[in-house]
Context: one part of a larger RNA
C1' cells in the first nucleotide's frame, strides 16, 4: 500500500537511484448541457470544383419526426370549461408551463364499464452510461494445428571388442570286479554349470567427505561365461514410441516432450490502478439463482428536472389489536409430593383353610386434604408496541411532501448495552432493538477499534466536560465528621465455611440487698441406694433417683483405685470492687487464597492517609461551549453584464470529521492553431534562497549551463507514479 469485523504489526508486498509502467478508440444505442433549422430536421455512398490540401456546391436514395387505435380486415381524432405555481399587474385579478373537468379519435361490450391517444422535432459536437469487440494493466494450469527431435536415455537389428587367476568335478568313453540277462561297483580319462572364490568390467547395499561444474568422493557390499558388458551404424516420435511395468525413459522437462503459431486463449480469483481544493456521503439487509468468492432487483447514497404546502421524528390524549413479563392449578392439556376415605366380576401377590371363602398388602379408578412444575399448558394478565384520530411541539416557500430522469457503491460485518435461541462455558454461536467502530479525529481509562466525555473549517484568548489536584504531571500534602492497622487499598474479579480483630446499631438477663473474673473456706448424713458382679463403695452397666442436717452440697461434671482411697466440679459463704454474661444486626479488617526473577498500585511513594465510607468548598482539565479576526460553502441584496457570470456587502435565519460512491471547480505535461513577448549585453536545463497562493503549483534573485524559450486564448492528447514477489539499466548487500 493491500486483502480484511479488524494491521504498527511475529499478515502480504518494498534494498537504492533514473527512465518505462494501467478506463483508450470503433460502431450503434440511452441520457444530460451546448449550438443550428424548425413542422419539419439531416444527408450516406458518389459527383463536381478546388494551388487536388482545408473547403465549397450538388445528391434527398434511406432515415428520425408530423397520427393514433386495432391480431386485423377497418376506421381515424380538441388549439372548450374551470382551477392555479411562478411571474406580471392593481386586486375578490390575468396566467405561460402545470392539474382536473368535459368532448373527440379508436378497440372493446348485447349495452355500459374498461384500455390506449388527444401538436416538437431533428441534425451536430462535448460529458457520463450501456453493448460490440483484447476493452483498465498484469497472472494460469490447460486446449488444438503444423513442424523438430532417439549424438543423452528405453528396446530392437547389423557388425565388431571383452571377462587375470584359482575351486568343484555332470554326461560321455576306457580298464578292473561283480553278474543268467538287465544292471551294479571301483579306478581313470573328461571337463559340464544363467556353478563356487575373485582382479578388469558392471552395478550401487550401508556408513560417510563434498553442495561443487544441478547426481558425487572413500571404505564397504552385488553381479562376475551370461536373460553378461562394452564400440561403432542403423530402427521406431507424442495420446505415438519404447518398456523382464517403476506410469520408468523419450537431450537438466514427462500421467503426455520440445518449437512456433491460434493467442492479448480463458479466469466470477490474486495483485496492481499516477495531480489538488470544494459540496454531499453510503451498504455489509431482503427476495431469486447449478446461487453461496458471483449475479439481477429492491432497500440505502449522489445529482440533475419537476411540483407547491404540507410533513411526521417525539409528547399527550381517546379508541381498538396483541398473549410475552409475571402469575395461577377443579379453568384446560400433560407432569408431579405426602395422607385419608370408597370401589375394584373381568387386576398382582401373601396368610388361613379340604372347599367355599375371610383377611393383609400392591396396582387401576373416583372423591377429599397437602406440597409444587411447563418454549409446544392458560380461569387470567402488565410494562411496552402497532394502527387510526385529535391535540401539542418540530421542521417547511431560504422549498417540505411527492413525482420523474442519470451515476453508484453495497450484498464477508464488528464489539457494548438491554430481550431472547443453543452451549458447562468463551473476545463461541445464531436472533431482535439501540448505539458505536467500520468511515471518527481530540481528552480520560498507564498502554487499549468500538467503555466514559466528545463530532475535528483555520488562528488566538477565555469557560468547562469525563477524569483528576504528594512527586514524575496541569491543579487543595483543601477543609469537617469517622473507619481501616491488613501495605487491606491507592488496578478488572475470588465463593460456601470460619474468626476471643476492630467499630457501630440493639435484645433479654444479672448487678452497691455487691453482679462476673480472681482468691481463702465448706462441699455432710441415712449410705457401700437396689440389682448385676469375683469385686461396683456417686463415677463397667441396668433400674430408680428419695429424705435429713444445712449458709449451702447431685443416690454425683469429670480425673482416679483391682475394689476402696484420693484430687474437682455443681452448690454455699466470705474477702474484693463496678459494670457484667448471653445473643441479634451492620461496617471494616484477618483466614479460605497454590506456579514458575522483584511483576497484574504507571513508577516513587503513602498509615489521625496520598487508602476506604459520608458531605463542603476551590481549582486544573478536550479539537466541547465561549469570544475575536480569517476562508470556503449555502442564501439574499446592491452594482456591473446580460442565459451561463464577475466584484463588493449582509446572514441575530445558517453550514464546513469522512471509507466505497456521486457532483462542482481548478493545477501540471507533450503537441497544434491565432495573437504576441523573451534570447550570446546568456534560452532551457541543474543547484540553492526569498516571496505568492487553501492546494495542485506559480513568480522572483543568485550560481552554473551555453542555444533556444514562454505569455494570453483555443484545440487534441501513448498527459501525472510509491507500491503491480511490476519491467530495463546502473549501484549497492552477500
Nucleotide at each position: 500500500g493491500u486483502c480484511c469485523u479488524g494491521a504498527a504489526g511475529c499478515a502480504c508486498g518494498a534494498c537504492c537511484g533514473a527512465g518505462g509502467g494501467a478506463g483508450u478508440u470503433u460502431a450503434c444505442a440511452g441520457u444530460a448541457g451546448u449550438g443550428g433549422c424548425g413542422a419539419g430536421g439531416u444527408u450516406a455512398a458518389c459527383u463536381g470544383u478546388g494551388u487536388u490540401a482545408a473547403g465549397c456546391a450538388g445528391g434527398c436514395a434511406a432515415c428520425c419526426g408530423u397520427u393514433g387505435g386495432g391480431a386485423a380486415a377497418c376506421c381515424a381524432a380538441u388549439a372548450u370549461u374551470u382551477c392555479g405555481c411562478a411571474a406580471c399587474u392593481u386586486u375578490u385579478g390575468u396566467g405561460a408551463g402545470g392539474a382536473a373537468a368535459a368532448g373527440a379519435g379508436u378497440c372493446g361490450u348485447a349495452a355500459c364499464a374498461g384500455g390506449c391517444u388527444u401538436g416538437a422535432g431533428u441534425c451536430a459536437c462535448u460529458g457520463c452510461u450501456g453493448u460490440c469487440a483484447g476493452a483498465c494493466c498484469c497472472g494460469a494450469a490447460a486446449c488444438c494445428a503444423u513442424g523438430u527431435g532417439a549424438u543423452a536415455u528405453a528396446u530392437c537389428c547389423c557388425u565388431g571388442g571383452g571377462c587375470a587367476g584359482a575351486a568343484u568335478g555332470a554326461a560321455a568313453c576306457c580298464u578292473c570286479u561283480u553278474u543268467u540277462c538287465a544292471g551294479a561297483g571301483a579306478g581313470g580319462c573328461g571337463g559340464a554349470g544363467g556353478u563356487u572364490c575373485g582382479a578388469a568390467c558392471c552395478a550401487g547395499u550401508g556408513c560417510u567427505a563434498g553442495u561443487c561444474u544441478a547426481u558425487c568422493u572413500g571404505c564397504u557390499u552385488g553381479g562376475g561365461u551370461g536373460a553378461c558388458c562394452u564400440g561403432g551404424g542403423g530402427a521406431u516420435a507424442g495420446g505415438a514410441g519404447u518398456a523382464a511395468u517403476a506410469a520408468g525413459c523419450c537431450a537438466u522437462a514427462c500421467u503426455a516432450a520440445c518449437a512456433u503459431g491460434g493467442a492479448u486463449a480463458u479466469a466470477g480469483c490474486g495483485g496492481g490502478c499516477u495531480c489538488c481544493u470544494c459540496c454531499u456521503g453510503a451498504a455489509a439487509u431482503a427476495g431469486c439463482u447449478c446461487u453461496a468468492a458471483g449475479g439481477c432487483u429492491a432497500g440505502c447514497c449522489u445529482c440533475g428536472u419537476u411540483u407547491g404546502a404540507g410533513g411526521a421524528a417525539g409528547a399527550u390524549u381517546a379508541u381498538g389489536g396483541u398473549g410475552u413479563a409475571g402469575a395461577g392449578a377443579u379453568a384446560c392439556u400433560g407432569a408431579u409430593u405426602a395422607g385419608a376415605a370408597a370401589u375394584u366380576a373381568u387386576c398382582g401377590g401373601g396368610u388361613c383353610g379340604a372347599a367355599a371363602g375371610a383377611c393383609c398388602u400392591g396396582g387401576g379408578u373416583u372423591u377429599c386434604u397437602u406440597g409444587u412444575c411447563a418454549a409446544a399448558c392458560u380461569c387470567c394478565g402488565a410494562a411496552g408496541u402497532c394502527a387510526u384520530a385529535a391535540u401539542u411541539u418540530c421542521c417547511g416557500u431560504a422549498g417540505a411532501u411527492g413525482a420523474c430522469g442519470g451515476g453508484a457503491g453495497u450484498a464477508g460485518g464488528g464489539g457494548c448495552a438491554c430481550c431472547g435461541g443453543g452451549g458447562u462455558a468463551a473476545g463461541c454461536u445464531u436472533g431482535g432493538u439501540g448505539u458505536c467502530c467500520g468511515u471518527g479525529a481530540g481528552g480520560g481509562a498507564a498502554u487499549c477499534a468500538a467503555c466514559c466525555c466528545a463530532g475535528a473549517c483555520u488562528u488566538a484568548g477565555g469557560u468547562u466536560a469525563a477524569g483528576g489536584u504528594c512527586c514524575g504531571u496541569a491543579a487543595a500534602u483543601a477543609c469537617u465528621g469517622g473507619u481501616u492497622a491488613a501495605g487491606u487499598g491507592u488496578a478488572a474479579c475470588a465463593a460456601a465455611a470460619a474468626g476471643u480483630g476492630u467499630c457501630u446499631u440493639u435484645g433479654c438477663c444479672c448487678u452497691a440487698a455487691a453482679a462476673c473474673a480472681g482468691u481463702g473456706g465448706g462441699g455432710a448424713g441415712g449410705u457401700u441406694g437396689g440389682c448385676u458382679u469375683a469385686g461396683a463403695a456417686g463415677c463397667a452397666g441396668c433400674c430408680a433417683u428419695c429424705c435429713u442436717u444445712u449458709a449451702a452440697a447431685g443416690a454425683a461434671u469429670g480425673c482416679g483405685u483391682a475394689a476402696c482411697a484420693g484430687c474437682u466440679c455443681a452448690c454455699c459463704c466470705a474477702c474484693c470492687u463496678a459494670g457484667g454474661u448471653c445473643g441479634a444486626u451492620g461496617g471494616c479488617c484477618u483466614u479460605g487464597a497454590a506456579a514458575a526473577u522483584a511483576a497484574a498500585c504507571c513508577g516513587g511513594g503513602c498509615u489521625a492517609a496520598a487508602a476506604c465510607c459520608a458531605g463542603u468548598u476551590a481549582c486544573c482539565g478536550a479539537u466541547a461551549c465561549c469570544u475575536a479576526g480569517g476562508a470556503c460553502a449555502a442564501u439574499c441584496u446592491u452594482u456591473a453584464g446580460a442565459u451561463u457570470u464577475a466584484a463588493a456587502g449582509a446572514u441575530u435565519a445558517u453550514g464546513u470529521u469522512g471509507u466505497a460512491a456521486g457532483g462542482a471547480g481548478g493545477u501540471g505535461u507533450u503537441c497544434g492553431g491565432a495573437u504576441c513577448a523573451g534570447g550570446c549585453a546568456g534560452a532551457a536545463g541543474c543547484u540553492u534562497c526569498u516571496c505568492a497562493g487553501u492546494a495542485a503549483u506559480g513568480a522572483g534573485g543568485a550560481g552554473u549551463g551555453g542555444a533556444c524559450u514562454g505569455a494570453u486564448u483555443u484545440g487534441a492528447a501513448u498527459u501525472a507514479u510509491g507500491g503491480a514477489u511490476c519491467c530495463u539499466c546502473g549501484g549497492g548487500c552477500u
A computed fold for a 734-nucleotide part of an RNA from a Clostridia bacterium, annotated as large-subunit ribosomal RNA, domain II. Taxonomically the source falls in Clostridia (Bacteria, Bacillati, Bacillota). Model confidence (mean pLDDT): 83 of 100. The full RNA is in RNAcentral, with records from ENA.